[in-house]
Model confidence (mean pLDDT): 82 of 100.
A computed fold for a 104-nucleotide RNA from Neobacillus rhizophilus, annotated as SAM riboswitch aptamer (S box leader).
The model forms 97% of the base pairs in the Rfam consensus.
Its Rfam family is "SAM riboswitch aptamer (S box leader)". About the family: The SAM riboswitch is found upstream of a number of genes which code for proteins involved in methionine or cysteine biosynthesis in Gram-positive bacteria.
Lineage of the source: Bacteria > Bacilli > Caryophanales > Bacillaceae > Neobacillus.
RNA sequence: UUCUUAUCCAGAGCGACCGAGGGACAUGGCCCGAUGACGUCCGGCAACCCCCGAUUGGGAAGGUGCCAAUUCCUGCAGAAUGAUUUCAUUCUGAAAGAUAAGCU
Repeated sequence: UUCUUAUCCAGAGCGACCGAGGGACAUGGCCCGAUGACGUCCGGCAACCCCCGAUUGGGAAGGUGCCAAUUCCUGCAGAAUGAUUUCAUUCUGAAAGAUAAGCU
């Protein structure tokens, strides 16, 4: 890097440093941010592997991961309902993405 499978409405800071943008992505929205976001360290959480117990419970030593908002919402297709139409709301599925385990 490719592919496969599983999961994505749970959980996690009143700390230190830093100093301007940040929330993956075209669109549209909505948010976070000098009352310091993002990031780093510390701290924490427990999704997968793992460990103990043995279906269900517990752990956080180890390998990854994660710690605003459902993957922040939307986007593409379909359905239902409402409305005079463009539309709105809800639901289902897809796509894209993230994470893990495996494969190449």